[in-house]
RNA sequence: UGCUUAUAAAGAAAGACGGAGGGACAGACCCUGCGAAGUCUUAGCAACCUGUGCUUACAAGGUGCUACAUUCUACUGGAGCCAUUUCAACGCGGUACCAGAAAGAUAAGUG
Numbered sequence: 001u002g003c004u005u006a007u008a009a010a011g012a013a014a015g016a017c018g019g020a021g022g023g024a025c026a027g028a029c030c031c032u033g034c035g036a037a038g039u040c041u042u043a044g045c046a047a048c049c050u051g052u053g054c055u056u057a058c059a060a061g062g063u064g065c066u067a068c069a070u071u072c073u074a075c076u077g078g079a080g081c082c083a084u085u086u087c088a089a090c091g092c093g094g095u096a097c098c099a100g101a102a103a104g105a106u107a108a109g110u111g
Base pairs, nucleotide, nucleotide: 001111002110003109004108005107006106007105013042014041015040016039017038021031022030023029026073027072028071043066044065045064048062049061050059051058052057070103075100076099077098078097080095081094082093
């Protein structure tokens, strides 16, 4: 760094150093000097791999995680509402719902 598969509205933070950013990207909406990112220590969550058990459990060795649904949206399909226009409808604009995709994250496997 590529590919494959699986998962995600659940869960779990204190301290020290640090000193202005952070939530991947764009927009929105948020967090942040009542201290961001990052590093370290300790604690915790979870159960992908692992071990024991052998049936759904226990452990915590390898990872991961501990604001917000992967924070939300974006693309496609479905079915609405509002506004505008029209003889009527489509379309364009706004809004929210359902399903899926894409992208990203993590794990396991593999090149």
Molecule: SAM riboswitch aptamer (S box leader)
Organism: Pedobacter quisquiliarum